Description: RNAcentral holds the sequence, with entries from MGnify. The RNA shown here (Lysine riboswitch aptamer) has 164 nucleotides and comes from a soil metagenome. The prediction has a mean pLDDT of 80.

RNA sequence: CAAAGAGGUUGCAAUCAACAAGAGUAACAAAAUCAAGCGGGUACGCAAAGCGAUUUUGUGAAAGGGGCGAUUGCCGAAAGCUAAACAGGUGACAAUCUUUUGGCUUGGGACGGGUGACAAUAUCACACGGACUGUCGCGGAAAAAAUGACCGCGGUGCGCUUUG
Numbered sequence: 001c002a003a004a005g006a007g008g009u010u011g012c013a014a015u016c017a018a019c020a021a022g023a024g025u026a027a028c029a030a031a032a033u034c035a036a037g038c039g040g041g042u043a044c045g046c047a048a049a050g051c052g053a054u055u056u057u058g059u060g061a062a063a064g065g066g067g068c069g070a071u072u073g074c075c076g077a078a079a080g081c082u083a084a085a086c087a088g089g090u091g092a093c094a095a096u097c098u099u100u101u102g103g104c105u106u107g108g109g110a111c112g113g114g115u116g117a118c119a120a121u122a123u124c125a126c127a128c129g130g131a132c133u134g135u136c137g138c139g140g141a142a143a144a145a146a147u148g149a150c151c152g153c154g155g156u157g158c159g160c161u162u163u164g
Stems, first nucleotide, its partner, number of pairs: 001164005008075001011074006019066001027059008037046003041093002078106008087098004107133002111129002114126004134156007
């Protein structure tokens, strides 16, 4: 330098189908009552030929997110923060989302409370905490040495192991 691998039975991510929840919600229609504002970041739009609210009756969604399962690709897998830029989506603009590139952080998953997002106690993100675990190094004890298992301490992926 190259190639091949390992960590985890909750490794990471994507896609698909059904499902739960969203929700008897939003919205629409009718009736009754009250009754002038409502939407929006702005411009504007709607509105007494009734804005909007409440009640009753009827019809009645969806998106994002989700757990199980299957399939696929993988082991900086991936995630977060930040900066810049062409293009694309929504849009009247503002703004925002997707994508690409650069920089920084994180070995991995779970748990705990905290903050935030969300309809949500599901789930996700962030920092912190103490354990667990993978890997490397140092030390220890067991008749002696090495190795393995065990115990303790420390570091952490630009790492580690094998082969060439």